The RNA shown here (small-subunit ribosomal RNA) has 1509 nucleotides and comes from a metagenome.

[in-house]
RNA sequence: AGAGUUUGAUCCUGGCUCAGAACGAACGCUGGCGGCGUGCUUAAUACAUGCAAGUCGAACGAUGAGGUCCUUCGGGGCCAUCAGUGGCGCACGGGUGAGUAACACGUAAGCAAUCUACCUUUCGGUUCGGGAUAACACCGCGAAAGUGGUGCUAAUACCGUAUGAUGUCGAAGAGUCGCAUGGUUUUUCGACCAAAGGGGGCCUCUUUACAAUGCUUCCUCCGAGAGAUGAGCUUGCGUCCCAUUAGCUUGUUGGUGACGGUAACGGCGCACCAAGGCCGAGAUGGGUAGCCGGCCUGAGAGGGUGAACGGCCACACUGGAACUGAGACACGGUCCAGACUCCUACGGGAGGCAGCAGUAGGGAAUAUUGGGCAAUGGGCGAAAGCCUGACCCAGCAACGCCGCGUGAGUGAUGAAGCCCUUCGGGGUGUAAAGCUCUUUUGCUCGGGAAGAAGGUUUUGGGAGUAACACGCCCAAAACUUGACGGUACCGGGCGAAUAAGCCCCGGCUAACUCCGUGCCAGCAGCCGCGGUAACACGGGGGGGGCAAGCGUUGUUCGGAAUUACUGGGCGUAAAGGGCGCGUAGGCGGCCGCGUAAGUCGAAUGUGGAAUGCCGUGGCUCAACCACGGAACGGCGUUCGAAACUGCACGGCUUGAGUAUGGGAGAGGAGAGUGGAAUUCCCAGUGUAGCGGUGAAAUGCGUAGAUAUUGGGAGGAACAUCUGUGGCGAAGGCGGCUCUCUGGAACAUAACUGACGCUGAGGCGCGAAAGCGUGGGGAGCAAACAGGAUUAGAUACCCUGGUAGUCCACGCUGUAAACGAUGGGCACUAGGUGUAGCGGGAUCUACCCCCGCUGUGCCGGAGCUAACGCAUUAAGUGCCCCGCCUGGGGAGUACGUACGCAAGUAUGAAACUCAAAGGAAUUGACGGGGGCCCGCACAAGCGGUGGAGCAUGUGGUUUAAUUCGACGCAACGCGAAGAACCUUACCUGGGUUUGACAUUCAAUCGACGGUCGUCGAAAGGCGGCUUCCCUUCGGGGCGGUUGGACAGGUGCUGCAUGGCUGUCGUCAGCUCGUGUCGUGAGAUGUUGGGUUAAGUCCCGCAACGAGCGCAACCCUUACCCUUAGUUGCCAACGGGUCAAGCCGGGGACUCUAGGGGAACUGCCGGUGAUAAACCGGAGGAAGGUGGGGAUGACGUCAAGUCCUCAUGGCCCUUAUGCCCAGGGCUACACACGUGCUACAAUGGCCGGUACAAAGGGAUGCAAGACCGCGAGGUGGAGCCAAUCCCAAAAAAACCGGUCUCAGUUCGGAUUGGAGUCUGCAACUCGACUCUAUGAAGUUGGAAUCGCUAGUAAUCGCGGAUCAGCAUGCCGCGGUGAAUACGUUCCCGGGCCUUGUACACACCGCCCGUCACACCACGAAAGUCGAUUGUACUAGAAGCCGGUGAGCUAACCUUCGGGAGGCAGCCGUCCAAGGUACGAUUGGUGAUUGGGGUGAAGUCGUAACAAGGUA
Repeated sequence: AGAGUUUGAUCCUGGCUCAGAACGAACGCUGGCGGCGUGCUUAAUACAUGCAAGUCGAACGAUGAGGUCCUUCGGGGCCAUCAGUGGCGCACGGGUGAGUAACACGUAAGCAAUCUACCUUUCGGUUCGGGAUAACACCGCGAAAGUGGUGCUAAUACCGUAUGAUGUCGAAGAGUCGCAUGGUUUUUCGACCAAAGGGGGCCUCUUUACAAUGCUUCCUCCGAGAGAUGAGCUUGCGUCCCAUUAGCUUGUUGGUGACGGUAACGGCGCACCAAGGCCGAGAUGGGUAGCCGGCCUGAGAGGGUGAACGGCCACACUGGAACUGAGACACGGUCCAGACUCCUACGGGAGGCAGCAGUAGGGAAUAUUGGGCAAUGGGCGAAAGCCUGACCCAGCAACGCCGCGUGAGUGAUGAAGCCCUUCGGGGUGUAAAGCUCUUUUGCUCGGGAAGAAGGUUUUGGGAGUAACACGCCCAAAACUUGACGGUACCGGGCGAAUAAGCCCCGGCUAACUCCGUGCCAGCAGCCGCGGUAACACGGGGGGGGCAAGCGUUGUUCGGAAUUACUGGGCGUAAAGGGCGCGUAGGCGGCCGCGUAAGUCGAAUGUGGAAUGCCGUGGCUCAACCACGGAACGGCGUUCGAAACUGCACGGCUUGAGUAUGGGAGAGGAGAGUGGAAUUCCCAGUGUAGCGGUGAAAUGCGUAGAUAUUGGGAGGAACAUCUGUGGCGAAGGCGGCUCUCUGGAACAUAACUGACGCUGAGGCGCGAAAGCGUGGGGAGCAAACAGGAUUAGAUACCCUGGUAGUCCACGCUGUAAACGAUGGGCACUAGGUGUAGCGGGAUCUACCCCCGCUGUGCCGGAGCUAACGCAUUAAGUGCCCCGCCUGGGGAGUACGUACGCAAGUAUGAAACUCAAAGGAAUUGACGGGGGCCCGCACAAGCGGUGGAGCAUGUGGUUUAAUUCGACGCAACGCGAAGAACCUUACCUGGGUUUGACAUUCAAUCGACGGUCGUCGAAAGGCGGCUUCCCUUCGGGGCGGUUGGACAGGUGCUGCAUGGCUGUCGUCAGCUCGUGUCGUGAGAUGUUGGGUUAAGUCCCGCAACGAGCGCAACCCUUACCCUUAGUUGCCAACGGGUCAAGCCGGGGACUCUAGGGGAACUGCCGGUGAUAAACCGGAGGAAGGUGGGGAUGACGUCAAGUCCUCAUGGCCCUUAUGCCCAGGGCUACACACGUGCUACAAUGGCCGGUACAAAGGGAUGCAAGACCGCGAGGUGGAGCCAAUCCCAAAAAAACCGGUCUCAGUUCGGAUUGGAGUCUGCAACUCGACUCUAUGAAGUUGGAAUCGCUAGUAAUCGCGGAUCAGCAUGCCGCGGUGAAUACGUUCCCGGGCCUUGUACACACCGCCCGUCACACCACGAAAGUCGAUUGUACUAGAAGCCGGUGAGCUAACCUUCGGGAGGCAGCCGUCCAAGGUACGAUUGGUGAUUGGGGUGAAGUCGUAACAAGGUA
């Protein structure tokens, strides 16, 4: 520090996800030790049991048991002590976070408005008396808790009194200070108010002892001052979310009162008066929440959090209340009410773990009913001491952090096992074993701390004292105090001995293989894996990471600049308000002076401790701990500075405004007015149609339309001018005239003097449609009707047609209200057009030049993701406003406001997805465009589709009808030839190392041949016959048995190689370097010409190159040459009926070697002077002469595992092998490809010509003979330019016949008889003869081939093959027609355009309906929670009143009084009750839309001109 994920690829936007750190955690697997920490986050739920606050006898009375001493034996003293009176404490410590959005907390101040027990210090004091009452005793009540009466008694309990001022209050005066009220000091007078004793000791008086007075000391007590500590109150600032909470408030806001109340200010309370107070800088209401130091994260700014430790607050079963007290409205106190639990004798009582343990419950989840007061701290006490679940320790838990260990060294070209393998090997791996060593930990034995300071006693010294007491201070000695714990630590002994797991290995992200599985099981954080070769599932091996842990889940921050203060955006990605006026607010020109709020500097106070950081130190290190330092963004105070901002004052003119002048304009409102056109009405002319469409029809018209002429009515809109012209803020504004009226520009520079900009709320304007009322209504025209179209057509087209469109008034308030671009100011190259005004020049209009304002286009820098913007910015800056934060759900629901309604404004969530999007790129596609090819169409010729037959396919059938091929590019295809074989299929019979290959071991000697027998055969059994070499060990060869293995036309062509088809013989497909672009990519290859061609030329940021094209190759057409046998025969000779038959010849034909020839080379024209094209000459051939071979990058997961090869899988007495028979030849049908025809351009008969190219040895076969024929007999010749197939090529030509008919056409089918091949023609061959003589009379829709030696037509040959050809591959003969042309169909090439397609239009994709699931809204209601108002109610309690009852202290004249208490009444008030609301939640028959789901239904809306943009 980034990465993955939208696309075919790219850049951008944008969300989702990951890697990091953290935790009071939990869960899964695993687990050796120690140290230090931490441990109910949930039910502030309920609690059994024990403990958590007591202490003081030196305040007091009393006293049973115990100890001790004395005793007059009655008892008493001392130690000690249950209960009680009294004092202090119990308001601390400990727990929890329910409530609380608040002066609760934090921070900084204030109290001139306050209190403070214990403690410290200062001053002063402590007089004299009195009456009671617990305990106790007795008598009662009660189950208990408890309680009543009578009687006795003490105090540091209670009361009276004395003395009182430095105190308080009042009155009068003075000084001084301050900050308004006032504070403070001081003088005089008056009034008022205190107290308690206890312990130790000593001396004197008394005879002694005790005691008392007195003295002394310590503690306690009273008044006052000061301090310290703690508390109370007030204030500035800070402190969460919701505006779908906008108004709230009556003690409310203020005042007055010698008012009440408080420690104290105060509406805190009360009476009266006034009507205020708070609020958009968010009142009120709702939700949530203890706050902070800190903690986690982060570079920081921030964000999250508030466990443990520390500070503050609040609470103590729930609600209310006060009492006591220095302090409480009181966790382990009181009273009342309520809920709950417990006891009960049913009358009544008791209780409060959010103290420590512990229990139940809840929960994913959180510990022991432990030890000790040894230390630290606290309460009481003079002290010893007692109490202390505070605390210190221990226990449990890997919950966290830190540390240690589970061994170390050596040890093989490397054991075994396991895994992989190309079978060679590789891996685990120095890992193990083995050898040598160590001993942390562990076990065992021994030693053994620090944490302890104090306390008591004694002795000595000191101050103090009347004192050699007491008490205090110092010193010494003795004794004594440790829960942890015989722990930490140290040493001896033993022995590698006791100790490793978890997650991951497709990318992100470090780490790969095998097997299993087969869209199953499963994985998954995101992208995504799994449908038979899964590095992604499960297991194994191996590897990577971390390690006593490792993963998962949850949560927070980070990455996320993804809320952007630091640090984002808004033309098209989400995002500019429809437009203006303007309030608050924000921001604001130049100069001067002042001020000092902001700002800046210095000093100072504070910023608690801990934490964090730095340094040092202590535990062996670390964690942990200690000390020191810095820091702690902040706030306060004081002093200073004055640039900037603010404020106050004065001035200025440039911003802004005013004035004056002449112009421009569809700016607005109202009134009037004009012509053209449509329609309608009247009249004339006129006659059969008009109208409308792609074509029609509905419609109108003989009752006279349309057309045309004249006249009239009415409404609406204003052609030409008209212009990326003008005006307006926007919406918008268009005939002409008048009236009223707004704004802008230009010029002038007179006036004002910052008066400005923006603008949350607010107010106004606001197209069309729509709504209300009333008019109006010509044309147009939703709805509607009809006609068409269509599968349908609730549409598009046509004929009609109502609201509406128009006017007036009112409402609505929206829009792609768009420049998809808020307003203002300033700055930053230009060019060109246009509108308005002005200036210059000119004699002048115009032209031209200059300025300002407006409005367009082009373009530079700059900006932008790109497209693009570019002085009219989307550039560079400043100011203000609005808005955005992934897609869907949704601009929906609910709420609220507005509206007559329609609806508008505001505006969510659940749920769901891993994207949705912008711009640009390359393709592909388009019922987009341009250019151009092709038998593509057209022009022609002949076919197919109809018939019969042949053949292939589908289907069906079957035991099997083997398999493959399926649009073109499967279907006379694999198959160039299924009777057996082939053969892969079926039935049956057999066989198992096998029909075939290699090899090992054992064994035999053959194998084979022949005969017999069984059998359908394969095969079995039996008889006869029968090897070679040798170094004698054996070997070769063969058989048998056994083992390795063979074998498979079994599967996968979607695992493959090879081969092939196809686009397509189409002209394309690419690369290097350079250049352009952020990039994908582009350029080159586009453009202008040209070509069959990316063929060539020219141009060009391209220059070159490769694979294709062309050429080189074969063949054919012409010539030359060489060579003449088997070919040829012109001349010569011979010869035949004839014949190159013979001699001979090389001339010719021909054969087959070599060469030539054609290149736009020549001429003319066109063209750009090019390339090239057109025409011509010559030539056998002319513009690639004809034909062939040759098939670029690639596409179709095209075809083939059944040619072959091959990975994987499967079968192994069978899916292998052998055999017989059957099947592949089936047959209601359907399709493809063919043959033969339907006839006269023909059939038949007869006659007469002319080929080429092939084949031939288990072959082709002549002559001859036989047969009507197929063929047979026979065999000359030929391994072939020799002989044969073979000849008669056929069509053609000549002659004859048939005469338009189901025929002398046609030949299917069938009967009979044969021939040939073959082991064998039944299923199932071909051919021959004879007889038979079907359909068919030119073929619907549709469709195929062919552009010249082609189509058509005619025959010949060959491969395969025993036999079988209408198929296939070749050969020659005869031999046409037509092409105007490229609009259309199909296919293709190039350029361009649009795109939501990229599996690429056979694409994508929308909505209803049906089904399933999910969340949400509405809903008659219904059930809760919270809360408001009114009324009612009124416990306890404080306060007030009353107090006839009761009453110790004081007074008294003794009668009584003062004072007090009970009781009663009243104000206030908690719970409760009633009524009416409000807010919120649950549930609800039914209902509404939404989302998701593999293949459902209906259509085709959108994306191309998407077929109606």

Its mean pLDDT, the model's own confidence on a scale to 100, is 85. Rfam family: Bacterial small subunit ribosomal RNA. Gene Ontology terms of the family: ribosome and structural constituent of ribosome.